[in-house]
RNA sequence: UAAAUGGAGAGUUUGAUCCUGGCUCAGAACGAACGCUGGCGGCGUGCUUGAGACAUGCAAGUCGUGGGAGAAAGUCGGGGCAACCCGGCGAGUAAACCGGCGCACGGGUGAGUAACACGUGGACAACCUGCCCUGAAGAUCGGGAUAACCCGUCGAAAGACGGGCUAAUACCGGAUAAGACCACGAGGGGUUCGCCCCUUGGGGUAAAAGGUGGCCUCUGCUUUUGCAAGCUAAUACUUCAGGAAGGGUCCGCGUCCUAUCAGCUAGUUGGUGAGGUGACGGCUCACCAAGGCGAAGACGGGUAGCUGGUCUGAGAGGAUGGUCAGCCACACUGGGACUGAGACACGGCCCAGAGUCCUACGGGAUGCAGCAGUCAGGAAUAUUGCGCAAUGGAGGAAACUCUGACGCAGCGACGCCGCGUGGGUGAUGAAGGCCUUCGGGUCGUAAAGCCCUGUCGGAGGGAAAGAAAAGCUCGCUGGCUAAUAUCCAGCGAGCCCUUGACGGUACCCUCAAAGGAAGCACCGGCUAACUCCGUGCCAGCAGCCGCGGUAAGACGGAGGGUGCAAGCGUUGUUCGGAUUGACUGGGCGUAAAGGGCGUGUAGGCGGUCGGCCAAGUCUGAUGUGAAAGCCCGAGGCUCAGCCUCGGAAGUGCGUCGGAAACUAGUCGGCUGGAGCGCGAUAGAGGAGGGUGGAAUUCCUGGUGUAGCGGUGAAAUGCGUAGAUAUCAGGAGGAACACCGGCGGCGAAGGCGGCCCUCUGGAUCGUUGCUGACGCUGAGACGCGAAAGCGUGGGGAGCAAACAGGAUUAGAUACCCUGGUAGUCCACGCCUUAAACGAUGGGUACUAGGUGUUCGGGGUAUUGACCCCUCGAGUGCCGCAGCUAACGCAUUAAGUACCCCGCCUGGGGACUACGGCCGCAAGGUUAAAACUCAAAGGAAUUGACGGGGGCCCGCACAAGCGGUGGAGCAUGCUGUUCAAUUCGACGCAACGCGAAGAACCUUACCUGGGCUAGACAACGGCGGACAGCCUGAGAAAUCAGGUCUUCCCUUCGGGGACUGCCGGUUCAGGUGUUGCAUGGCUGUCGUCAGCUCGUGUCGUGAGAUGUUGGGUUAAGUCCCGCAACGAGCGCAACCCCUGCCCUUAGUUGCCAGCGGUUAAAGCCGGGCACUCUAAGGGGACUGCACGGGUCAACCGUGAGGAAGGUGGGGAUGACGUCAAGUCAUCAUGGCCCUUAUGUCCAGGGCUACAAGCGUGCUACAAUGGGCGGUACAAAGGGUUGCAAACUCGCGAGAGCCAGCCAAUCCCAAAAAGCCGUCCUCAGUUCGGAUCGGAGUCUGCAACUCGACUCCGUGAAGCUGGAAUCGCUAGUAAUCGCGGAUCAGCACGCCGCGGUGAAUACGUUCUCGGGCCUUGUACACACCGCCCGUCACGCCAUGGAAGUCUGCUGUACCGGAAGUCGGUAAGCUAACCCGCAAGGGAGGCAGCCGCCCAUGGUAUGGCCGGUGACUGGGGCGAAGUCGUAACAAGGUAGCCGUAGGGGAACCUGCGGCUGGAUCACCUCCUUU
Repeated sequence: UAAAUGGAGAGUUUGAUCCUGGCUCAGAACGAACGCUGGCGGCGUGCUUGAGACAUGCAAGUCGUGGGAGAAAGUCGGGGCAACCCGGCGAGUAAACCGGCGCACGGGUGAGUAACACGUGGACAACCUGCCCUGAAGAUCGGGAUAACCCGUCGAAAGACGGGCUAAUACCGGAUAAGACCACGAGGGGUUCGCCCCUUGGGGUAAAAGGUGGCCUCUGCUUUUGCAAGCUAAUACUUCAGGAAGGGUCCGCGUCCUAUCAGCUAGUUGGUGAGGUGACGGCUCACCAAGGCGAAGACGGGUAGCUGGUCUGAGAGGAUGGUCAGCCACACUGGGACUGAGACACGGCCCAGAGUCCUACGGGAUGCAGCAGUCAGGAAUAUUGCGCAAUGGAGGAAACUCUGACGCAGCGACGCCGCGUGGGUGAUGAAGGCCUUCGGGUCGUAAAGCCCUGUCGGAGGGAAAGAAAAGCUCGCUGGCUAAUAUCCAGCGAGCCCUUGACGGUACCCUCAAAGGAAGCACCGGCUAACUCCGUGCCAGCAGCCGCGGUAAGACGGAGGGUGCAAGCGUUGUUCGGAUUGACUGGGCGUAAAGGGCGUGUAGGCGGUCGGCCAAGUCUGAUGUGAAAGCCCGAGGCUCAGCCUCGGAAGUGCGUCGGAAACUAGUCGGCUGGAGCGCGAUAGAGGAGGGUGGAAUUCCUGGUGUAGCGGUGAAAUGCGUAGAUAUCAGGAGGAACACCGGCGGCGAAGGCGGCCCUCUGGAUCGUUGCUGACGCUGAGACGCGAAAGCGUGGGGAGCAAACAGGAUUAGAUACCCUGGUAGUCCACGCCUUAAACGAUGGGUACUAGGUGUUCGGGGUAUUGACCCCUCGAGUGCCGCAGCUAACGCAUUAAGUACCCCGCCUGGGGACUACGGCCGCAAGGUUAAAACUCAAAGGAAUUGACGGGGGCCCGCACAAGCGGUGGAGCAUGCUGUUCAAUUCGACGCAACGCGAAGAACCUUACCUGGGCUAGACAACGGCGGACAGCCUGAGAAAUCAGGUCUUCCCUUCGGGGACUGCCGGUUCAGGUGUUGCAUGGCUGUCGUCAGCUCGUGUCGUGAGAUGUUGGGUUAAGUCCCGCAACGAGCGCAACCCCUGCCCUUAGUUGCCAGCGGUUAAAGCCGGGCACUCUAAGGGGACUGCACGGGUCAACCGUGAGGAAGGUGGGGAUGACGUCAAGUCAUCAUGGCCCUUAUGUCCAGGGCUACAAGCGUGCUACAAUGGGCGGUACAAAGGGUUGCAAACUCGCGAGAGCCAGCCAAUCCCAAAAAGCCGUCCUCAGUUCGGAUCGGAGUCUGCAACUCGACUCCGUGAAGCUGGAAUCGCUAGUAAUCGCGGAUCAGCACGCCGCGGUGAAUACGUUCUCGGGCCUUGUACACACCGCCCGUCACGCCAUGGAAGUCUGCUGUACCGGAAGUCGGUAAGCUAACCCGCAAGGGAGGCAGCCGCCCAUGGUAUGGCCGGUGACUGGGGCGAAGUCGUAACAAGGUAGCCGUAGGGGAACCUGCGGCUGGAUCACCUCCUUU
């Protein structure tokens, strides 16, 4: 600054992260369709599918001022008796004919077409053009026909034919010819060299038409008017020239996919000549030549009308071509020409084909991709409307006629735009709905009510613009003219009825009345919007992620909300987002992606200096880039959409001019790139030939004897026919130890004893020569490990296949014994590998350090080293930079340039088909359907490993004692039962809940009862409650009776308790869900861990701290350290116990004193001791020595009651196990409500074939029996413990003293010790079981208690596999107490007595901690995951064939038709001729060329289908194995070959994208 204003992301791979990468969404648009809904108007728009078929009507006619001819109905008149006839009007009308113009425009459609079809810019000196305009000239003299019409013939019809009459602006001949055209000349100019233009000479060829109006000046005739053959006017006609507009042809450039189409081409390319056309041209033909096109994609295949534009996008682009406009093509399909200015002709013709219709069966008719309309197809697309009033078109002089072009109306929310469905006020926040924590909240000022308004719709009334003309009359001016006629042009006036489909429409006014007018989708995230109910992996939703398995904001409904709104959603399609094909604007070490390597063609790119040129490039001007559209500025409809006007833009192409830096071109130089020469050097570089020793095997001989060999262990195998071992000799093949090295060489593959020959490359030095000769490299060509193939050799060892032996559930494997191809050589193929640095080549630049190989230089040296330095290679470390990270880092993955190759989600698929190559195996190139919402890279935290390191623990080991065997007890499973209530299930369920089931408990079963209930709240009535008695009953309960009368009081009443009745809000539930929960608990684990703040590092998840070196029981402490601190844990603080002290002494104690006794703390007395129970002390590595980093700490020692946490307990971090418990309790939801509640009696939980767990008692002599005798601790005791005494064999009973307990009692401790008997046995062991008799508790011991006595006297003689506890006052062993409890203890919880053994050690088992490593695991190894087989579904390949379509080649045949030939048949015009006739010309017919449909034969391509068959994908819990991920249990993978149910196994070569240990070398840091 008129036409500059513009770019957003999100979800989804993971436990989490970053990246890569796909999928999906939000936006806009549409000729749309579908669902639900629907008030009005305007402007637009409407068969996208079957270029399928069409009934009916209409869509192209017009001219009487070119020509001839010319009705009827009806009506009037006349005639006739009538039938009927004649005449006038109708009417020179209708219809038809000749002729002219139009019909080639307008309208439709998009089939075909990949092409000069279209777009754009040019060219035609290679062309045409009716009507229109301008200019010039002309329009003369004649002739013969023909339609209409009439007559006749054929035909069903359509129609045809014959004969006869006639006209013209129809047709023909002659004349004239400025100019035109044709051929021949002359001059000038131009030129693309082909020719063209201008001037000029003579020669030849070709014209015409009239009709109409007016007039009488001329002429003829009439002579009055006038008629004309006259004049004149406009028009029509002829020739020529020009214009305008239209068309034809040619060229440059642009214009889809496919190379799984790579070669195509005989009129093909060119020439000469001819023909043909309006015109150039192989356009066609004859002859000649052999060309032409193609990787910058020919030829072929597929798809498609092209453009202006339209949609989208920031743009660049991408997609698209409907309406409107330009061009093209087509008109049922194919072919063909005719007419014409123009057609190969949408509403013309001929032929063929298919279809439809008519038919008298002989034959005919027809073409809606014009407007309506019909059927069909389809998800889907309108009226068989009105009008020529306007605009435009055809004809006409005009009036006018025609016009489904067009203008309008109708239908459709199909789109865009506008308007409305009311406005204000109104809180008891109404009713009602929904939710609720029950308080309330919300729908909600929403409604009602009150006050207003009147858009749209309705009714009534008024009422436009769109209309301008043309025409007629008059007037004026001008032109023509003889003319003031006429005619033409312009202007003015007048006229007339004037002329409107839309339509009484827009618009305006009036009236009434809030009255008639709101829906649709959504509400888990993306994405604005939330609750209740129902449902219960069902029904369903879903764009992606994903919801639904009993509390679903995700399904369905409701309430509420959100967003749009006469629409809203869905589906489809396009662009966007997607920088996801990257020009703008991507990548290739590991994510997809570098060709296995080289040589080199085309191509691309290219050092330095100067001159020229101007192709690219830049710039100015100019032409073009149609209109419409987009954009800007105005204007018109009330606004807007829409429309009108003007501008801008259209980034393009052409032409002219300018600039010369860069690129190209060209000319001339240069030496730095490159190469050559000369002098040296290193090397497993290659090929061929020769040669050597060691070793294996075999053969021969000797010695020698029983084994050898092989393995985890074995066996097969070899060996007494003499092996293995050993010695000597021989044969043969293959490979070359040591040197040997991240050493060397090569392009890669690859190359290794030594010698010879031939040969390639590289490097260093010198700087002599050439003078950009360079780099890269599509195709092409060559090389190319191993395996494999062919032919012929060779064959020692090794070794796929194969055989045997093992292993194993199996073992088509791993291991072993054998063993064939092969491995080796020659020649020829194959051409692939993890052919890897997973890293193409070249050039330049960008810190260093340190090895090593080769060559050179310098200083120095006798010399070798050493040191410094230059170049070439090859390693490691490392900065900047880069990277998603890992990492790379002068040998780049850094910074740039040049060239090539390659990638675009995973699977399908290193596949199929096709092509090429190969003897084969196979290689190379390389899809699609279908399917998934991921697949992937790097790194992080965990977890895991039949990975590693370090370290703990009664983890193992060393020990002691058990369990597993027996009997019994107890719990569990199972079974049984009416019920055997329920829960707990690896450790961490099973003597667990249960610290105690005869009733009760009790939840279970059977039976009998109750239903507001056994229990709580409310109302009413009554009554103290309670107790007692009688009857029925098993009891609950029922009936009756008796007794009794509570507290306070203001005397009204109130309160507590209790009985009955009542009703609904309720009670009740050991019913369900521990996977809805709280609380509590178990477990890892008393393991040493788990975290945080700040800082730092990392894009981030995260890391650091917490790792490391030591040390500890310990994340205990020390040191170090980008960390510094802190918290929860550890430890300590607490309790018990071990030593001492203080205080205090009763119920405890008794040393000393006294007393009593048989004895005795029994008494006085005392508190010293023990003890009790309160407070203190003590132990802290404090001290010494040694080790140690002289740190932590460790070892030893001293002292000490105790020593390195003294012993024991309590104490349980973050978390894990959806661990356990709804049956302790609490609690959400669900369920039951005369029952799943509640009461009672009886039964059951106590069953019993079997199995398991935990215990007790034993099996005996370290014992058992009997007798005697000693010593605890800790507890308990008033519904209680109970002494003593008496009785009983005993359990116990009787009677009570004492004790509310350091006082009394339980209470005897037992093992022990002393003594004695038993003597190895089913016993004097063991005590089960059973019989009998009792005791005690209790309402009651039958089911089903404990104990006692007598009798009985089972199994069992130390326990298989396996397994448990314990490291010291522990195990073992011995007894005592307590809780529960009326009674019941082998269990549980405590207490003390006696009192061991062993630990070398950390290889192994189990569990745990830390660090590290690998991972395809993250529900975390109880993980993940592979393949066959079986079943279902889906798409697809092959396939004997079979069926379409397209197409090639060869041949046959050949309609119509043009052209050519012929034409003895026919023939008006012209010529000859008096005529007859002849001629010229023409035609039918015939012949020929070409040729559509068609036919035959044989190919090619695409597709459909196909018995059967191949693999693939998906699918819920199928089968077999375990291949891969950890060292995945044989490291894996790649190529190749063989084998095998399958994953796979084995051989050969290769790779690390292999873990681990040891050694060596090198490097880095300190």

Background
Model confidence (mean pLDDT): 84 of 100. A computed fold for a 1566-nucleotide RNA from Binataceae bacterium (SeqCode), annotated as small-subunit ribosomal RNA. The organism belongs to Binataceae (SeqCode), within Bacteria.